[in-house]
Context: one part of a larger RNA
RNA sequence: CUGGGCGUAAAGGGCGUGUAGGCUGUUAGGUAAGUCAGAGGUGAAAUCCCUAAGCUCAACUUAGGAACUGCCUUUGAUACUAUCUUACUAGAGAUCGAGAGAAGUUGGCGGAAUUCCAAGUGUAGAGGUGAAAUUCGUAGAUAUUUGGAAGAACACCAGUGGCGAAAGCGGCCAACUGGCUCGCAUCUGACGCUGAGACGCGAAAGCGUGGGUAGCAAACAGGAUUAGAUACCCUGGUAGUCCACGCCGUAAACGAUGAGUGCUAGCCGUUUGUGAUUAAUCACAAGUGGUGCAGCUAACGCGUUAAGCACUCCGCCUGGGGAGUACGAUCGCAAGAUUAAAACUC
Numbered sequence: 001c002u003g004g005g006c007g008u009a010a011a012g013g014g015c016g017u018g019u020a021g022g023c024u025g026u027u028a029g030g031u032a033a034g035u036c037a038g039a040g041g042u043g044a045a046a047u048c049c050c051u052a053a054g055c056u057c058a059a060c061u062u063a064g065g066a067a068c069u070g071c072c073u074u075u076g077a078u079a080c081u082a083u084c085u086u087a088c089u090a091g092a093g094a095u096c097g098a099g100a101g102a103a104g105u106u107g108g109c110g111g112a113a114u115u116c117c118a119a120g121u122g123u124a125g126a127g128g129u130g131a132a133a134u135u136c137g138u139a140g141a142u143a144u145u146u147g148g149a150a151g152a153a154c155a156c157c158a159g160u161g162g163c164g165a166a167a168g169c170g171g172c173c174a175a176c177u178g179g180c181u182c183g184c185a186u187c188u189g190a191c192g193c194u195g196a197g198a199c200g201c202g203a204a205a206g207c208g209u210g211g212g213u214a215g216c217a218a219a220c221a222g223g224a225u226u227a228g229a230u231a232c233c234c235u236g237g238u239a240g241u242c243c244a245c246g247c248c249g250u251a252a253a254c255g256a257u258g259a260g261u262g263c264u265a266g267c268c269g270u271u272u273g274u275g276a277u278u279a280a281u282c283a284c285a286a287g288u289g290g291u292g293c294a295g296c297u298a299a300c301g302c303g304u305u306a307a308g309c310a311c312u313c314c315g316c317c318u319g320g321g322g323a324g325u326a327c328g329a330u331c332g333c334a335a336g337a338u339u340a341a342a343a344c345u346c
Stems, first nucleotide, its partner, number of pairs: 003318004007300002012314001014201004021194003025088002028085004033081002035077008049065006091191001092188004096183004103177007110154001114150008125136002162169002206247006215241002220236004258313006266291011295302002319346003328339004
């Protein structure tokens, strides 16, 4: 480079915004760059191919032809691509009217529980386990009642329910902000899709500075268990978990399934909206699930939310180990991350 692939065999980037680039609706016309046709020039010789001839044959040599798939000039063609002009509305967007939602940020508020503190009642145990012990308790624990403080999380509702690009989002109220869906006409008139780099977001853990610390709990200590027990169980317990600001940039970041568009049987649930109907109910659109035809698949399974049939663009794979390692480079406070081999070996 070509081919074949990427749900589970190697392989979809964690997710978005978007630059270059690639690709790109309908109509009419202009141009004629790509494209196609004709003509001319050139395309050295040798070589290759064909025919014939010369060495006794062949290799070899000689002659002629063809070819040299290319480039340039010129004359035309105009379906497609391109470009310019024109028009359109099916893509896209805007306006208007509705709607749902744990979408985000900030502030305030609430109740249950837990722990601690103070006080009352009350007395010998409590706690914990497979059984125990460490532990707490006559300096009055556990239990119970009242009051107070603190921090964190929001039972029920709750649902293969909803929202978000993903990470993720769940008490209540308010403010600010983003997206989405439906309806109806009106408007713009291809304004679109994808997206190398780039930029932004990105669970948990971890890091820096300053706060906070109820519960939980790496590390650590003790008690058990055990042959041992650097564990599982128990009693404690510090970082951390929480907040603000700044880093880190990774996950089985998973639907292990990139994004977009069109096409290809149905049936049954469910969410939101709209319309029809007296109502029951039905239809449509956008989601979210189950089952399933065709088709696909190595099978499992997928199946209008495709892994079916096609097109466009991006990312990635190419036997196992060595190795997501070494070296170098970039980033980072560090931890480390990203990029990424080879020898050797089977």
Molecule: small-subunit ribosomal RNA, central domain
Organism: uncultured bacterium